[in-house]
RNA sequence: AGGCCAGUAGCUCAAUUGGCAGAGCACUCGUCUCCAACACGAGGGGUUGUGGGUUCAAUUCCUGCCUGGCCUGCCA
Repeated sequence: AGGCCAGUAGCUCAAUUGGCAGAGCACUCGUCUCCAACACGAGGGGUUGUGGGUUCAAUUCCUGCCUGGCCUGCCA
């Protein structure tokens, strides 16, 4: 330098043909317990990496850029 993949909740990951953004763990509260843990119940938490485009409607399609990973190559 080129190619490919990924970026969504604090973490790990889903999201069907473009049509209400979700789960597990974690966190908070409650029940339980002498206390705690476990278990059970409830709750909070999202500019979907970023700028733009297409569309009535974009996590999803197109595109510039950023970050990370993998592969190939060049110079030393």
Molecule: transfer RNA
Organism: Anaerolineales bacterium